[in-house]
RNA sequence: AAGUGCUCCGGGGGCGGUGGAAUUCCGCACCGGCGGUUACAGUCCGCGAACCCCGUUCCGAGAGGGACGGGGCCGAUCCGGUGGAAUUCCGGAACCGACGGUCAGAGUCCGGAUGAGAGGAAGCACGC
Numbered sequence: 001a002a003g004u005g006c007u008c009c010g011g012g013g014g015c016g017g018u019g020g021a022a023u024u025c026c027g028c029a030c031c032g033g034c035g036g037u038u039a040c041a042g043u044c045c046g047c048g049a050a051c052c053c054c055g056u057u058c059c060g061a062g063a064g065g066g067a068c069g070g071g072g073c074c075g076a077u078c079c080g081g082u083g084g085a086a087u088u089c090c091g092g093a094a095c096c097g098a099c100g101g102u103c104a105g106a107g108u109c110c111g112g113a114u115g116a117g118a119g120g121a122a123g124c125a126c127g128c
Base pairs, nucleotide, nucleotide: 003126004125005124006123007122008119014028015027016026017025029108030107031097032096033047034046035045036044042095043094051072052071053070054069055068056067057066058065059064077093078092079091080090081089099111100110101109
């Protein structure tokens, strides 16, 4: 040095309307994980999370729950400009956002979650 482990790692509901009741509906508003890319990306390519299924195993009387492994599913962009190069920048107009809960439907509230995790840098430890 490589490598391994630990630490670390997600933003956003303000105003008005309707209503008995809505941060959930309507109008305006607000937000954008990680790697890649000829030049900066929520919408390109890929990854993670969430959700569903299966196997092994552990806990439980059971219902059910945990761990590990595998599989599935997995949203949304165009036009113009500049340029050698941009669905990434600039201008304009759009679009998208798990599950459960709720006096009425949620990207923004509450919950699983003081969880899990892609992953880059740095620090510490091991390591020669």